[in-house]
Context: one part of a larger RNA
RNA sequence: GAACGAACGCUGGCGGCAAGCCUAACACAUGCAAGUCGAACGAUAAGCAUUCUUCGGAAUGUGGACAGUGGCAGACGGGUGAGUAACGCGUGGGAAACUACCUAGUAGUACGGAAUAACUCAGGGAAACUUGUGCUAAUACCGUAUACGCCCUUCGGGGGAAAGAUUUAUCGCUAUUAGAUGUGCCCGCGUUAGAUUAGCUUGUUGGUGAGGUAAUGGCUCACCAAGGCUACGAUCUAUAGCUGGUCUGAGAGGAUGAUCAGCCACACUGGGACUGAGACACGGCCCAGACUCCUACGGGAGGCAGCAGUGGGGAAUAUUGGACAAUGGGCGCAAGCCUGAUCCAGCUAUGCCGCGUGAGUGAUGAAGGCCCUAGGGUUGUAAAGCUCUUUCAGUCGUGAAGAUAAUGACGGUAGCGACAAAAGAAGCCCCGGCUAACUCCGUGCCAGCAGCCGCGGUAAUACGGAGGGGGCUAGCGUUGUUC
Repeated sequence: GAACGAACGCUGGCGGCAAGCCUAACACAUGCAAGUCGAACGAUAAGCAUUCUUCGGAAUGUGGACAGUGGCAGACGGGUGAGUAACGCGUGGGAAACUACCUAGUAGUACGGAAUAACUCAGGGAAACUUGUGCUAAUACCGUAUACGCCCUUCGGGGGAAAGAUUUAUCGCUAUUAGAUGUGCCCGCGUUAGAUUAGCUUGUUGGUGAGGUAAUGGCUCACCAAGGCUACGAUCUAUAGCUGGUCUGAGAGGAUGAUCAGCCACACUGGGACUGAGACACGGCCCAGACUCCUACGGGAGGCAGCAGUGGGGAAUAUUGGACAAUGGGCGCAAGCCUGAUCCAGCUAUGCCGCGUGAGUGAUGAAGGCCCUAGGGUUGUAAAGCUCUUUCAGUCGUGAAGAUAAUGACGGUAGCGACAAAAGAAGCCCCGGCUAACUCCGUGCCAGCAGCCGCGGUAAUACGGAGGGGGCUAGCGUUGUUC
């Protein structure tokens, strides 16, 4: 000098664009953050209409709420960086794989069956919830048939599918081939410090066979062999998410990994699997643990490192806001519903950028202040006065684009027009040298200053005040960190 997710002190007019728990991966009250489909299915409340009526009601139709079965989505999106020195990441290759939805192609969509939730009835329980009986549907479940192609094969053969709905236009379903996308796996190279860590390893290293997986493989197991890694640093310890990038620097480098983007890991702590195309699953399940809450003491419930918000910690970091209008996502034929993703608004000089706090004229060089050799000098064209202007802020009116077939949270916002008046808007640090900027008074090695050198013990340009001056400016200084 530059930089910052900064903090502190003094000060503070406006706007635009960004950014905003770096500490306790500490604990969390409350609300919301993942649903949707009646064009898969049965049942059905309120309401409405009609009929009957003993005037209590009943039946039928329409209607479609709350639930239930079923499908798809809850593996995305959002958060955090605890762990991890690793094929985790970066880069370049590879073969032994799977891939819902999507695209293209081929073939098919036949015949049957048994249940079950909802519901009814009867119970248990404080609750969470739960037991039994009876009834019922399906694109839920099961069997048979067929299947060139598909899979297995000892080449004889064997095995394996499907689901319908409807407004009659289609949308689905099954098998298979190819593509696309995504994911899993393997390898070369690169990726912090310590030798005051020198030896480490028994599924360990390799082979044969088997099991397992979507798939290769000690991934697992049986048997066999005794290997494998290491001074080019194994093992151990400490620290750490990695990268594109960011900051600095002429560069080489050094430091760093907030915001944005890619990958990874995690979801109270530890373990486990289930479902599924995909998870060993943040707002799913089971077990154990710590903690919190409810309880009728028998037993239950919970997980903000989602968005707000609270306590705590801290030098320190925001609203328990609006809307699905746009972009995107899920479901749905669609209408649409959901979406704290997102788009906006609120708070903060936290940063960057822009603008303003007026312009011209004005000498008796006014008054006052300060200095003085008492003549004067300086503050100083500065003020007053006179003549103008109205950016920004203010008031009134009008009023978008963003989105179109329709729909605007932002928002009566931005912009535009009119009005009034210099009217509402300047501070902070420094002045001994480094380093731009000097005098007086007070103090008297005291009080104090200080980045370094050093000032202060009676004439202090270095302390405190004043006048004057210098620098930067809605900021200016200080502290911290990096180059």
Source information
Small-subunit ribosomal RNA, 5' domain from a bacterium, 483 nucleotides, folded computationally. The coordinates come from a structure-prediction model, not an experiment, and the mean pLDDT is 86. The full RNA is in RNAcentral, with records from ENA.